RNA sequence: GGGACGGACCGGGCCGCCGCCGCGGAAGCCCUCGGGCCUCCGCGGAGGAAAGUCCGGGCUCGAUAGGGCGCGACGCCGGUUAACGACCGGGAGCGCGGCCGGCGACGGCCGCGCGACAGACAGCGCAACAGAAAGCGAACCGCCGGCGCCGCGAGGCGCCGGUAAGGGUGAAAAGGUGGGGUAAGAGCCCACCGCGUUCGCGGCGACGCGAACGGCACGGCAAGCCUCGUCGCGAGCAAGGCCGAACAACGGAGGCGCGGCUCGCGCCGCGCCGCGACCGCGAGGUCGAGGCGAUACUCCGUGGGUAGGCCGCGGAAGCCAGGGAGCGAUCCCCGGCGCAGAUGGAUGGCGGCCGCCGCGCAAGCGGUACAGAACCCGGCUUAUAGGUUCGUCCCUUUU
RNA sequence: CGGGCUGUAGCGCAGCUGGCUAGCGCGCUUGGUUCGGGACCAAGAUGUCGGAGGUUCAAAUCCUCUCAGCCCGA
Numbered sequence: 001g002g003g004a005c006g007g008a009c010c011g012g013g014c015c016g017c018c019g020c021c022g023c024g025g026a027a028g029c030c031c032u033c034g035g036g037c038c039u040c041c042g043c044g045g046a047g048g049a050a051a052g053u054c055c056g057g058g059c060u061c062g063a064u065a066g067g068g069c070g071c072g073a074c075g076c077c078g079g080u081u082a083a084c085g086a087c088c089g090g091g092a093g094c095g096c097g098g099c100c101g102g103c104g105a106c107g108g109c110c111g112c113g114c115g116a117c118a119g120a121c122a123g124c125g126c127a128a129c130a131g132a133a134a135g136c137g138a139a140c141c142g143c144c145g146g147c148g149c150c151g152c153g154a155g156g157c158g159c160c161g162g163u164a165a166g167g168g169u170g171a172a173a174a175g176g177u178g179g180g181g182u183a184a185g186a187g188c189c190c191a192c193c194g195c196g197u198u199c200g201c202g203g204c205g206a207c208g209c210g211a212a213c214g215g216c217a218c219g220g221c222a223a224g225c226c227u228c229g230u231c232g233c234g235a236g237c238a239a240g241g242c243c244g245a246a247c248a249a250c251g252g253a254g255g256c257g258c259g260g261c262u263c264g265c266g267c268c269g270c271g272c273c274g275c276g277a278c279c280g281c282g283a284g285g286u287c288g289a290g291g292c293g294a295u296a297c298u299c300c301g302u303g304g305g306u307a308g309g310c311c312g313c314g315g316a317a318g319c320c321a322g323g324g325a326g327c328g329a330u331c332c333c334c335g336g337c338g339c340a341g342a343u344g345g346a347u348g349g350c351g352g353c354c355g356c357c358g359c360g361c362a363a364g365c366g367g368u369a370c371a372g373a374a375c376c377c378g379g380c381u382u383a384u385a386g387g388u389u390c391g392u393c394c395c396u397u398u399u
Numbered sequence: 400c401g402g403g404c405u406g407u408a409g410c411g412c413a414g415c416u417g418g419c420u421a422g423c424g425c426g427c428u429u430g431g432u433u434c435g436g437g438a439c440c441a442a443g444a445u446g447u448c449g450g451a452g453g454u455u456c457a458a459a460u461c462c463u464c465u466c467a468g469c470c471c472g473a
Stems, first nucleotide, its partner, number of pairs: 001395010012354007020045007028037003047370001051381002054379005059236004071232005076090005091117001093114009118227002123225002125221002140167002142163009175193006194216001195214008240311004249302006257270005271292003275288005318337003322333004355368005400472007409425004418456001427443005449465005
């Protein structure tokens, strides 16, 4: 100097102009006096993942005496935390590398890494193929003994029996190593290793160390059912709260014409109302049949809570610096800051300079990742150009 | 915001209570049949089982994470 792996951090900077959202202030206009509109000024305006929505909590509403069944998640021990399936520390195990001890089985130490790491003497279940035998389980070959036959003999064949040391099958075959022993063998016997039980000691505990005993069975799968233990009430900001039109509904009030004839019913004229036809570009006009009724219309009020508006909504288990406790996660003290808040959804566009990367001799040109808040927070996972730094290992160069 | 489903050969689907060569139909290739084509007959090829990791002797199947797509409810 370069590379690989792992951890931590950053993830463009400055200036100008024009816009957008929020907050605060000032002037003006409107106004139902609560606010709205507009102009100007000042301040603030995405992230390490804002993402996936995989866990956990806050918050809110509903439900709820207590317990059980069921369902789901989790599962070595201790701690951290608001909580967790997250994190920290430890234990045992497994894998890799190195070293050491032992004839060997195997054991010990160091470093790195990994894991959903309770229970398989509570029960049910599964294990294809191969193999003689596969779950209280085995004589296929082989080995050994006896008897019979054959052969001069070595030996061969058949039957009966012993045998799990050897071969072979399998993912897995009835503890292993060394020795004794035996016809051959075998925990049959001995020592050691492994396993299990009990006791003692150490540790909060997981567990560790030691001793004695057991001759050895009581193999695997629980990310098959299951058992044990712990935890979990349901829904989610479209939670939830406040205000509240318009139309319809309900209640109340107003209104239901004028003149003439007639005792009155009623009739006539004017006026008004809507309907239909025709004319006119249109405002409107003409004609016809009908009504003068209150159920229509106008005004006031009621309740429901729709459209819509406001709150929830950012002082947060918050951030930064210092000190302290702890191996650490984390916690405590003190000081300062207090930092986005939309609702068709702001955080943008243009220009200049610088930084970084690529190409080029150079001038210069091109690029600058992943990605965009929506109630908030703690984790996990996924995406991410480039850069800084620390640790381990390797390569190369110089001394 | 809440709940569920799917991903397997070029296409459409089985297989998912773990094991046997991962199959079926259409399509594709080759040969036959025909004057030629279609239809038919015979033979054949084709898969990281969406991706990664794990459990197990053994995974398309079981578990976890993840990617893509679809559906339902408020």